A computed fold for an 85-nucleotide RNA from a Gammaproteobacteria bacterium, annotated as c-di-GMP-I riboswitch aptamer.
RNA sequence: CGCCGACAAAGGCAAACCAUCCGAAAGGAUGGGACGCAAAGCCACCGGUCUAAAGGAUUCGUCCCAGGACAGCGGGGUUGCCAGA
Repeated sequence: CGCCGACAAAGGCAAACCAUCCGAAAGGAUGGGACGCAAAGCCACCGGUCUAAAGGAUUCGUCCCAGGACAGCGGGGUUGCCAGA
């Protein structure tokens, strides 16, 4: 440097749920809480998923649509601890 995650150490993150706040919503922030995670660190580049405010359509029922969201859906990029061969 590349590969890799058996055993172990130091530690790290934190699903559901609850509270408060932000948001049209999806969802997010903080605190509590741990289902799990070797990148569950970071980046919407590709695919996917969610929402549909604005905008557009409308038979006024609703439908379409991302410039919004998900990195804990997969791929990719990038940074990094320890162990192993």